[in-house]
RNA sequence: CGGAGCAAUCGGGUAGUUCAGGUUGAAAAAUCAGGAAAGUCCGGUUUGCAUCGGGGAUGGAUAUUGGAGUAAUCCAAUCAGGCGAGAGUCUGGCUCUGGGUAUAGCAACGUACGCCUCCUUGAGGGGCCUGGAACGAGCCAUCAUCCUGCAACAAGCGAAACGAAACUCGAUGACCCACCCGAGGAGAGUUUAGGUACGUGCGAAGAUCGAUACUACCAGGAGAACAGCAGUUUUCAGACGUGCACUCCAACAGAAACCGGCUUAUGUAUUGCACCG
RNA sequence: GCGCAGAUAGUCUAGCGGUAGGACCCGUGCCUGCCUAGUACGGAACCCGGGUUCAAAUCCCGGUCUGCGCACCA
Numbered sequence: 001c002g003g004a005g006c007a008a009u010c011g012g013g014u015a016g017u018u019c020a021g022g023u024u025g026a027a028a029a030a031u032c033a034g035g036a037a038a039g040u041c042c043g044g045u046u047u048g049c050a051u052c053g054g055g056g057a058u059g060g061a062u063a064u065u066g067g068a069g070u071a072a073u074c075c076a077a078u079c080a081g082g083c084g085a086g087a088g089u090c091u092g093g094c095u096c097u098g099g100g101u102a103u104a105g106c107a108a109c110g111u112a113c114g115c116c117u118c119c120u121u122g123a124g125g126g127g128c129c130u131g132g133a134a135c136g137a138g139c140c141a142u143c144a145u146c147c148u149g150c151a152a153c154a155a156g157c158g159a160a161a162c163g164a165a166a167c168u169c170g171a172u173g174a175c176c177c178a179c180c181c182g183a184g185g186a187g188a189g190u191u192u193a194g195g196u197a198c199g200u201g202c203g204a205a206g207a208u209c210g211a212u213a214c215u216a217c218c219a220g221g222a223g224a225a226c227a228g229c230a231g232u233u234u235u236c237a238g239a240c241g242u243g244c245a246c247u248c249c250a251a252c253a254g255a256a257a258c259c260g261g262c263u264u265a266u267g268u269a270u271u272g273c274a275c276c277g
Numbered sequence: 278g279c280g281c282a283g284a285u286a287g288u289c290u291a292g293c294g295g296u297a298g299g300a301c302c303c304g305u306g307c308c309u310g311c312c313u314a315g316u317a318c319g320g321a322a323c324c325c326g327g328g329u330u331c332a333a334a335u336c337c338c339g340g341u342c343u344g345c346g347c348a349c350c351a
Base pairs, nucleotide, nucleotide: 001277002276003275005273006272007271008270009269010267012218013217014216015215016214017213021032022031023030024029034252038263039262041261042260043259044258045257046152047151048150049149051183052182053181054180055179059147060146061145062144063078064077065076066075067074068073079092080091081090082089083088093143097141098140099139110135114128115127116126117125118124156200157199158198164192165191166190167189168188169187175184194350195349196348220249221248222247223246228244229243230242231240232239233238278347279346280345281344282343283342284341287301288300289299290298295331302320303319304318305317306316307315324340325339326338327337328336
């Protein structure tokens, strides 16, 4: 100097233009997308299911110690294992119960047995072949421990219009906590046709035709250049990339109730680490 | 927006830890004067990338693509 890699940080500001638009406002004016707004994998706020208790299905988590948090989860140290050349990165229950293809092998999860050998006659030790694994573990789970009712703003609340029809279940128990038990105790649901589709929930972004645009400049960073200007150095010739000027500044991606976590995507860039040529 | 499913030969599907099976299809042979039908043999696949495991289409994680449902009167 070039190449590929890992981790962390960061992913600007100001002004103008076009009657760009959204929202608030009488006007002036104010305000307007991300670090992931994404995937929708977890948790919370909120809301509904008439109500309560017990069991319990389902779902989630899982090394050890300490700390933070309502929780999901995160941080630090340590332990074990996998991948990698390395920096690094990924994974982590096994106390009880249950499970283990075919081939090979005496024997494959049930306790032990087969052959050889040593010492010895209770049995024990070593070896044999196969296999991923040979008796003690390892892996997985319907097992263990802890938590856990369900549904999600298309929840729900208010208002308006149309307000018909058919069917099913129900005191032999309807009633959104699989299901069961106890208490409570009368309505519940599906479909077809038609009609409505406003406000609120909802926010200093706030929509249901879904807005948040474009341009310039500045800051900051990178690159190339002594061929332009300045600066420094030098007696001059010349040299130096310090400043101006020049070139570039992207990619992933576009909020719909909000907040937090996880995962995935991405590189104008910067820093650190570890490699190769 | 919220939620739920799925991806296996060209097409439709079975398999859900242990050799990927079937039907239509395609190719070759037999049969026939020729074609169809029939018959014999063959060809052709687990969406992609990791992980767990001795072993993954299957189990777990992530991604891609496809499909479906959800307003009120009720």
Molecule: RNase P RNA; transfer RNA
Organism: Candidatus Heimdallarchaeota archaeon